Predicted 3D model of a 323-nucleotide part of an RNA (large-subunit ribosomal RNA, domain IV) from a Candidatus Absconditabacterales bacterium. The prediction has a mean pLDDT of 84. Rfam family: Bacterial large subunit ribosomal RNA.
[in-house]
Context: one part of a larger RNA
RNA sequence: CUAAUAACUAAGGAACUUGGCAAAAAAGCGGACGUAACUUCGGGAUAAGUCCUGCCCCGCAGCAAUGCGGGGCCGCAGCGAAAGUCGUGGGAGCGACUGUUUAUCACAAACACAGCUUCAUGCUAACACGUAAGUGGAUGUAUAUGAGGUGAUGCCUGUCCGAUGCCAGAAUGUUAAUCUUCCUUGUGCAAGCUCGGAAGUCAAGCACUGGUGAAUGACGGCCGUAACUAUGACGGUCCUAAGGUAGCGAAAUUCCUUGUCGGGUAAGUUCCGACCCGCACGAACGGCAUAACGAUUCCCACACUGUCUCAGUUUUAGUCUCG
Numbered sequence: 001c002u003a004a005u006a007a008c009u010a011a012g013g014a015a016c017u018u019g020g021c022a023a024a025a026a027a028g029c030g031g032a033c034g035u036a037a038c039u040u041c042g043g044g045a046u047a048a049g050u051c052c053u054g055c056c057c058c059g060c061a062g063c064a065a066u067g068c069g070g071g072g073c074c075g076c077a078g079c080g081a082a083a084g085u086c087g088u089g090g091g092a093g094c095g096a097c098u099g100u101u102u103a104u105c106a107c108a109a110a111c112a113c114a115g116c117u118u119c120a121u122g123c124u125a126a127c128a129c130g131u132a133a134g135u136g137g138a139u140g141u142a143u144a145u146g147a148g149g150u151g152a153u154g155c156c157u158g159u160c161c162g163a164u165g166c167c168a169g170a171a172u173g174u175u176a177a178u179c180u181u182c183c184u185u186g187u188g189c190a191a192g193c194u195c196g197g198a199a200g201u202c203a204a205g206c207a208c209u210g211g212u213g214a215a216u217g218a219c220g221g222c223c224g225u226a227a228c229u230a231u232g233a234c235g236g237u238c239c240u241a242a243g244g245u246a247g248c249g250a251a252a253u254u255c256c257u258u259g260u261c262g263g264g265u266a267a268g269u270u271c272c273g274a275c276c277c278g279c280a281c282g283a284a285c286g287g288c289a290u291a292a293c294g295a296u297u298c299c300c301a302c303a304c305u306g307u308c309u310c311a312g313u314u315u316u317a318g319u320c321u322c323g
Base pairs, nucleotide, nucleotide: 001318002317003316004315006314007313008312009311011309012308015307020304030052031051032050033049038043040152054073055072056071057070058069059068060067061066074078087302088301089300090299091298092297093296094294095293099111100110115150116149117148118147119146120145121144127136128135129134153289154288155287156286158219159218160217163216164215165212166211167210168209169208172207173206174205179200180199181198182197183196186193187192220238221237222236223235224234247281248278259275260274261273262272263271
């Protein structure tokens, strides 16, 4: 000097670092007490936090185990060893939860989920596989089955059917082959075959008329205006199928941006609470809240420490020197 799932360290105690990563620490078994916000009243909760624990003698209660009380003794240490042991608290994001996942760089906020909802399907069901026979669906029958979306629960889920899709529509237009009738070319004695044309008949589809958003989707400009200023409840005008409602908002979404104000720090591009000029939130591609839960992400605090100031010592095995 290298390695180790080896150990220790004065004073300080996160100053380290992307980040307390790693390590340390606390708690631990049993008993006694005590336990907040919030809450779906179940939880949160072993919350947090405080105390006790050995041995000997005596008393009381008890059949006893044992419990309670008093006195004494020893040690650094009394759940005296071993085993057993996931530090704690506060504030936010996301996802309700348990669960599942990229065998071999991703375990999550992704998937699933119960619940909600739309559409299809009346049974030889829809749908799927198969050329078919047939099979699954199902030895089921709409409280069933299939397909799509959303994702516990609570409060809710606004406007637009112009476009696209889907659904409905005994009319009308358009529309192929077919079929009917007529005319026509070539050939032929003829029947016929063959060439071209006309009229009529005629399906779905499309056109057309409506409906439909928890279908694909969409949800505006400009100008003026109140007795300081500013702002604009109000008015005008253009366009549109209709112009974004509730709620939320610098957000896992905010470019400008470290926005501005407040809080926390001596000092805070992160964090929390507000504001709202939302570049470019927004209502089942769900919106907003939410107790509990999470090897989830972010911020703070206590405790703790060789992470660090700043390095040192020891152990083991090597390296190295000599042999």
About this RNA
The organism belongs to Candidatus Absconditabacterales, within Bacteria.